[in-house]
Context: one part of a larger RNA
């Protein structure tokens, strides 16, 4: 490379948008680039192959034959691909009518709780643990009542519930704003799918500058435990956690399962919509979208998956190819740094 693979054995890019490229619905007319057929030319000789011959044989060599899978010219075919024209509506999109939602951004507001401050009541303890001690407290703590300050997070509702491409999103109200779903079938008429590069987004931690700082809490200090205890437990406690702006660009970024489309038994729950039936918002039946469980065929090494496929197919992208060395070294690019991306070899089993 061919091939075979990628839920758990090596292997799906963290996610989206999208350039080139690859691939692409049904009908009809034309062209003839691909495709197919015929003819002609060329495809030197030697070599190789097949059949004969010559050296006593063989190697070697001579003759003959086929072939040289290719290229060019030309004539034709028109199913398929392609190209051009015409019209189509089921893919895709637009419109119209509805609709659910922690989707995003900004501003405002609220109550519970922790801590601190002030004042009142009140007195000797509080706190903490397996047990203790460090710690706090007669300069009046803990407890309790009232008032105040400040920061952060939003109990119940809450649900294998909802929304979002992923990361993620949860008190209430307002404004701005993205997407989805259902019904309809008025409009466009293949406008589509995927997507190397590229661009954008991207938890936590971390970084820069300026704020903020209640609680929690790496580091650190002390008390315990222990043979030791640079831990687990306890008392404290700084970065950080929060906000603004700018970086970083990683994760068990997981469904460890790329995207899109079609097809292939059922049963049961739940969220959103539409329709039928009914006196009826209920129940029941049908249907579309989402989200769970069980299960047949099929698949699978097994576990299991099973219309939300890991089944049967098609297209495109990414990735894998024994373990260690190693996600290391070197180089390059990116970053303020931390580091990230790309990514070997020797050697060894």
């Nucleotide at each position: 490379c061919u091939g075979g693979g990628u839920g758990u054995a090596a292997a799906g890019g963290g996610u989206g948008c999208g350039u080139a490229g690859g691939c692409g619905g049904g009908a009809u007319c034309g062209c003839a680039a691909g495709u197919c057929a015929g003819a002609c030319g060329u495809g030197a000789a030697a070599u190789a192959c097949c059949g004969a011959g010559g050296c006593u044989u063989a190697a070697c060599u001579u003759c003959g034959g086929g072939g040289c899978u290719g290229c060019g010219u030309u004539u034709g075919a028109a199913a398929c691909u392609g190209c051009g024209g015409u019209a189509c509506u089921u893919g895709a999109g637009u419109g119209a009518a509805g609709u659910a939602g922690a989707g995003g951004c900004a501003g405002g507001c609220g109550g519970a709780a922790u801590u601190c401050c002030u004042a009142g009541u009140g007195u000797a303890g509080c706190g903490g643990u397996g047990a203790a001690a460090u710690g706090c407290g007669u300069a009046g703590a803990u407890a309790u009542u009232a008032g105040g300050a400040g920061g952060a997070a939003c109990a119940c509702c809450a649900g294998u519930g909802g929304c979002g491409a992923a990361g993620g999103c949860g008190g209430c109200c307002u404004g701005c704003u993205g997407g989805g779903c259902u019904u309809u079938a008025a409009c466009u008429g293949a406008c589509g799918c995927u997507g190397a590069a590229g661009c954008a987004c991207g938890a936590a931690a971390g970084c820069a500058u300026g704020g903020g700082g209640a609680g929690c809490a790496a580091a650190c200090a002390g008390g315990a435990u222990u043979a030791g205890a640079u831990a687990c437990c306890c008392u404290g406690g700084u970065a950080g956690u929060c906000c603004a702006u700018g970086c970083c660009g990683u994760a068990a970024a997981c469904g460890a399962u790329g995207a899109u489309a079609g097809c292939u038994a059922g049963g049961u729950g739940u969220g959103g919509g539409g329709g039928g039936a009914c006196u009826g918002a209920c129940c029941c039946c049908c249907u579309c979208c989402g989200u769970g469980c069980c299960g047949g065929a099929g698949c699978a090494a097994a576990c299991g998956c099973a219309a939300u496929a890991a089944g049967c197919u098609a297209u495109c992208c990414a990735c894998c190819u024994g373990g260690g060395g190693a996600g290391u070294a070197c180089g390059a690019c990116c970053g303020c740094a931390a580091g990230g991306u790309u990514g070997a070899a020797a050697c060894u089993c």

The prediction has a mean pLDDT of 87. A computed fold for a 349-nucleotide part of an RNA from an uncultured bacterium, annotated as small-subunit ribosomal RNA, central domain.